SAM riboswitch aptamer (S box leader) from Olavius sp. associated proteobacterium Delta 1, 98 nucleotides, folded computationally. The organism belongs to Deltaproteobacteria, within Bacteria. Its Rfam family is "SAM riboswitch aptamer (S box leader)". From the family's description: The SAM riboswitch is found upstream of a number of genes which code for proteins involved in methionine or cysteine biosynthesis in Gram-positive bacteria.
RNA sequence: UAAUCAUGAAGAGAAGCGCGAGGGAUCUGGCCUGUUGACCGCUCAGCAACCUUUUCCAUAAAGGUGCUAAUUCCAGGCCCGCAAGGGAUACAUGAGGU
Numbered sequence: 001u002a003a004u005c006a007u008g009a010a011g012a013g014a015a016g017c018g019c020g021a022g023g024g025a026u027c028u029g030g031c032c033u034g035u036u037g038a039c040c041g042c043u044c045a046g047c048a049a050c051c052u053u054u055u056c057c058a059u060a061a062a063g064g065u066g067c068u069a070a071u072u073c074c075a076g077g078c079c080c081g082c083a084a085g086g087g088a089u090a091c092a093u094g095a096g097g098u
Stems, first nucleotide, its partner, number of pairs: 004095005013044001015043004022033003027076004045068003049065006072090001078087003
């Protein structure tokens, strides 16, 4: 690390240090972003989706993951539909445990 279930238009530093060229899940087309140092790793801070514990049962506390640019960045690609649009798939997170 499977199946399955739930959620994904909300929220919260695009902070400090390090690395050094791409990154935004994959395919296509866009768009945005990055040497004014992104992505990623560590530290601190914050948010609150799931689970556990405690409990004054609350809008609480602690812990375990997670998350902290833009709707999962937008659209297409599969199915239904004249179209608008809707659904599924996929992906991500949590629980779960083959």